[in-house]
This is a predicted structure of a 111-nucleotide RNA (Glycine riboswitch aptamer) from a Chloroflexota bacterium.
It matches the Rfam family "Glycine riboswitch aptamer". About the family: This family represents the bacterial glycine riboswitch.
Taxonomically the source falls in Chloroflexota (Bacteria, Bacillati).
RNA sequence: UAGCUACCUGCCGGGGAGAGACUCCCGGAUCGGGAGCGCCGAAGGGGCAAGCUGGCGGCCUGGCUGAUCCGCCGGUGAAACUCUCAGGCACCAAAGACCCGCAGGUUGGGC
Numbered sequence: 001u002a003g004c005u006a007c008c009u010g011c012c013g014g015g016g017a018g019a020g021a022c023u024c025c026c027g028g029a030u031c032g033g034g035a036g037c038g039c040c041g042a043a044g045g046g047g048c049a050a051g052c053u054g055g056c057g058g059c060c061u062g063g064c065u066g067a068u069c070c071g072c073c074g075g076u077g078a079a080a081c082u083c084u085c086a087g088g089c090a091c092c093a094a095a096g097a098c099c100c101g102c103a104g105g106u107u108g109g110g111c
Base pairs, nucleotide, nucleotide: 001110006106007105008104009103010102011101013100014099015098020037022036023035024034025033026032027031038089039088040087044085045083046082047081051076052075053074054073055072056071057070058069
């Protein structure tokens, strides 16, 4: 020293997709709530591939041990992949991963 490629927080900051204007019921009734069926994936949450790794066994040996290899059981292990729990499904509103801008913070991997 992040103005070097990391991480975090804030701003009613900017952009921001998908999917039933479905059916029924209730009410204070162009709205809200509930139920049913059908859908979406980009709040959040869950799952795992390679790799790495632990144990056991096999192979090998006169016997033991070790390496390599093989098999089995675990551990670790990513996503915009996947699940659809949660959330969401006309416009508006709200939410919205991710990107950008601004203002800060943490730690120093690099220099």